[in-house]
RNA sequence: CGGGUGGUGGCGCAGCCCGGUAGCGCACUUGUAUGGGGUGCAAGGGGUCGACAGUUCGAAUCUGUUCCACCCGA
Numbered sequence: 001c002g003g004g005u006g007g008u009g010g011c012g013c014a015g016c017c018c019g020g021u022a023g024c025g026c027a028c029u030u031g032u033a034u035g036g037g038g039u040g041c042a043a044g045g046g047g048u049c050g051a052c053a054g055u056u057c058g059a060a061u062c063u064g065u066u067c068c069a070c071c072c073g074a
Base pairs, nucleotide, nucleotide: 001073002072003071004070005069006068007067010026011025012024013023020057028044029043030042031041032040033039050066051065052064053063054062
């Protein structure tokens, strides 16, 4: 320098191909059961998708540029 893969709540991931407005597990908060803890059950809070721009009625999803990590090649 070129190419590929990945980046989504605190953590790990799904959703992307084929646009319709973000979900699962764990964690966290509250309540309840227990003398308490662990654990079970019920309820709840938290992200607008690495960043910027474009297309569109509508973008996590499509397009362009760019940042970071890893891999391959030179």